The RNA shown here (Bacterial RNase P class A) has 365 nucleotides and comes from a marine eukaryotic metagenome. Its Rfam family is "Bacterial RNase P class A". It is annotated as a ribozyme. The model forms 96% of the base pairs in the Rfam consensus.
RNA sequence: GACGAUCGCUGUGUCGCGGCCCUUUUAUGGGUCGCAGAGCAGAGGAAAGUCCGGACUCCAAAAAGCGACGGUGCCGGGUAAUGCCCGGCGGGGGUAACCCUAGGGACAGCGCCACAGAGAUCAAACCGCCUUCAACCCAGAAGGUAAGGGUGAAACGGUGCGGUAAGAGCGCACCGCGGGACGGGCAACCGGACCGGCACGGCAAGCCCCACCGGGAGCAAUGCCAAAUAGGGACCGCGCGCCGUCAGGCGGGGCCGCUUUUGCCCCAGCAGGUCCGGGUUGGCAGCUUGAGGGCGUGGGGUGACCCGCGUUCCAGAUGAAUGAUCGUCUCGGGUGGUCUACUGCCUAUGACAGAAUCCGGCUUA
Numbered sequence: 001g002a003c004g005a006u007c008g009c010u011g012u013g014u015c016g017c018g019g020c021c022c023u024u025u026u027a028u029g030g031g032u033c034g035c036a037g038a039g040c041a042g043a044g045g046a047a048a049g050u051c052c053g054g055a056c057u058c059c060a061a062a063a064a065g066c067g068a069c070g071g072u073g074c075c076g077g078g079u080a081a082u083g084c085c086c087g088g089c090g091g092g093g094g095u096a097a098c099c100c101u102a103g104g105g106a107c108a109g110c111g112c113c114a115c116a117g118a119g120a121u122c123a124a125a126c127c128g129c130c131u132u133c134a135a136c137c138c139a140g141a142a143g144g145u146a147a148g149g150g151u152g153a154a155a156c157g158g159u160g161c162g163g164u165a166a167g168a169g170c171g172c173a174c175c176g177c178g179g180g181a182c183g184g185g186c187a188a189c190c191g192g193a194c195c196g197g198c199a200c201g202g203c204a205a206g207c208c209c210c211a212c213c214g215g216g217a218g219c220a221a222u223g224c225c226a227a228a229u230a231g232g233g234a235c236c237g238c239g240c241g242c243c244g245u246c247a248g249g250c251g252g253g254g255c256c257g258c259u260u261u262u263g264c265c266c267c268a269g270c271a272g273g274u275c276c277g278g279g280u281u282g283g284c285a286g287c288u289u290g291a292g293g294g295c296g297u298g299g300g301g302u303g304a305c306c307c308g309c310g311u312u313c314c315a316g317a318u319g320a321a322u323g324a325u326c327g328u329c330u331c332g333g334g335u336g337g338u339c340u341a342c343u344g345c346c347u348a349u350g351a352c353a354g355a356a357u358c359c360g361g362c363u364u365a
Base pairs, nucleotide, nucleotide: 001329002328003327004326005325006324007323009042010041011040012039016035017034018033019032020031021030022029044352048363049362051361052360053359054358055357056218057217058216059215062261063260064259065258066257069214070213071212072211073210074088075087076086077085078084089103090101091100092099093098104209105208109207110206111203112202113201126149127148128145129144130143131142132141133140157175158174159173160172161171162170176198177196178195179194182191183190184189222285223284224283225282232276233275234274235273236272241250242249243248251267252266253265254264255263292314293312294311295310296309297308298307299306300305331350332347333346334345335344336343337342
C1' cells in the first nucleotide's frame, strides 16, 4: 500500500413513524417540525510559505482625467488573469547532450569605478626603447615614443607584414567596431554587396528616462436574528447670506489626494472630522455546483493549450471530524542460519506532512 471483518467519528439522508398548517366532499397533493436511519461520501502533491494572479464581499452612488506610490521589462503565443506557462531570438557557460538569463535606454541628466598604479575617459609616461648633448667612474640634460615590461577587475582595439632614428592604424591584409543598399522572418533578429582607420570604457540588480499594468482592505470580508450596555464623554467644524406667492429657489458647506460631471446629506451646534471609554466572546447564513475536477475517448496544434462526446456530485468542520482492533497478501527495511543459492524471525505510523472562502501559479520540505 491492498483485501476482509468488528466497533467508532463528521456530513448527507432513501423508505418509514408522529405532530401542525394549507388544499380537496373525501381520496389526494403541498409545506414545515421532530424521531429513526438504509445507502453514499470523507485531506495533499505539497493541505506548507503567504510570494504573485483572480473569483467573491465591503469601502461606495458612480464615471472620466491627473497626481502620488508600487510592479513588470526581447519577440510571438496560451490563459479569466499574472511577475505564470509554451515556443523562439540575443547573450553567457559547457567537449557535447544541455543549463542559465540579470534581456527597453549609457547621445536626457546626475552619480560611482575602492586599493594598487604614471594614468581609470576624451585619463599617461613608472621601468623601458631611439636621437642629440654630456660623460672614461657615478650620475645626468633636452627631444621623440607608447610596440615590450609592470600595477590592476578593467589601461586610448587584436594578430601579422611593411615602414621608422625608435615606434604607433603611420600604411596594408584579415578580424573587431561604426554605417549600410538588398534579402529572409508576423516579430525579436539573421545574412549582407559596399563605405569608413575608426575608440567617448563599465555599472541603470545606482538614482533616473521610456513603455505597459495596477483603487484599498479582506471570509476575523460581509449579511441576518437574538441579547446586552453608557441614547457615554471631550474637542474641531469655514459658511449662519439673498429672493419669495412661505411651497420652495438661489447660494454656501460636506461625502475621495486633486479636478470635472451626476447623485446624496446638511445649513447651527448640523452634515462631517479626531480622540477616550463601555457593551456584544451567542446563533444562523456566507459554506462548497466550480473561469470546475476525476475517469474514458475523438479532433486541432511543435508546444503551452483549445474544441467536442460519454460518465461521475467529488470533504465542509467550528477548539475543530476521517480513528481503533484483528486477520491475510505484497513491496521495502531490519536481524540471524548459511556461504551467495536457499531459508527462519520481526515490521505497513514504513518519507515530508493535516483542509478551514475558493480557484490558477510559483517556491520550499